[in-house]
RNA sequence: GCGGGAGUAGUUCAGUGGUAGAACGUCUGCUUCCCAAGCAGAAGGUCGCGGGUUCAAUCCCCGUCUCCCGCU
Repeated sequence: GCGGGAGUAGUUCAGUGGUAGAACGUCUGCUUCCCAAGCAGAAGGUCGCGGGUUCAAUCCCCGUCUCCCGCU
C1' cells in the first nucleotide's frame, strides 16, 4: 500500500429500512436478625466520527478514525 472483519447501555452481545433490546452489573423497594440468594421497579444510548440517498438509516452509499486477520 491492497483486501476482509469488528466498533450499539458500565461489560458481553442481539438487532439486514419503520419509536434501539437482552443478559450481567448499578440504584431503589420487598423478603431476611444480618449477609448472600430470590422477587418487583428504575436509571443508564448524539448506535466510533463526518457527509449522502430516503417520507423514514444502527441497517444502504462515500469519506475518515481505532482494533483484528490476510496479502504484498

Predicted 3D model of a 72-nucleotide RNA (transfer RNA) from a Candidatus Uhrbacteria bacterium. Rfam family: tRNA. Rfam describes the family as follows. Transfer RNA (tRNA) molecules are approximately 80 nucleotides in length. It is annotated as a transfer RNA. It was read from a public genome assembly. Model confidence (mean pLDDT): 83 of 100. NCBI's taxonomy places the organism under Bacteria, Bacteria candidate phyla, Candidatus Uhriibacteriota.